[in-house]
RNA sequence: UUGAUGGCAGGGGGAGAGAUUACAAUUACCGUAUUGUAACGCCGAAGGAGCAAGCCGCGAAGCGGUGAAUCUCUCAGGCAAAAGGACCUCUGCCGGACG
Numbered sequence: 001u002u003g004a005u006g007g008c009a010g011g012g013g014g015a016g017a018g019a020u021u022a023c024a025a026u027u028a029c030c031g032u033a034u035u036g037u038a039a040c041g042c043c044g045a046a047g048g049a050g051c052a053a054g055c056c057g058c059g060a061a062g063c064g065g066u067g068a069a070u071c072u073c074u075c076a077g078g079c080a081a082a083a084g085g086a087c088c089u090c091u092g093c094c095g096g097a098c099g
Stems, first nucleotide, its partner, number of pairs: 006094008018040001020039007041079003047075001048073003054066005
C1' cells in the first nucleotide's frame, strides 16, 4: 500500500562575504569593461578535513578503534551580475515497508 524511508531525472525557492588595491595586457587613444599576476581583507550552504557522548577491544589505569552535523577548520571554492549553491519543495519514473 489512494505507496512511507530511499534512488534517478527535470522544474521552483535558496544565504554569506572587497564591483578592494597595485601592475600588466586587450580595445586606434582616453575612459569603461574584460583577462592575468600579486597583495591585503573577508565568507561558508558544492566538495574536503576534524571531533563529543556512547559503544567496542586490551586484566585495571590508561591506550587504541569506531563515532554526526547546518558545529569547527577554511585545503578547495567563493566575495557586483551571471554561474555555482547545502537544504526545502513540486512533477515524472524506479522501488515496495527494507521505515

Glycine riboswitch aptamer from Paenibacillus sp., 99 nucleotides, folded computationally. The model forms 91% of the base pairs in the Rfam consensus. It matches the Rfam family "Glycine riboswitch aptamer". Rfam describes the family as follows. This family represents the bacterial glycine riboswitch. Glycine riboswitches usually consist of two metabolite-binding aptamers domains with similar structures in tandem. The aptamers cooperatively bind glycine to regulate the expression of downstream genes. In Bacillus subtilis, this riboswitch is found upstream of the gcvT operon which controls glycine degradation. The RNAcentral record of the sequence draws on Rfam and Ribocentre.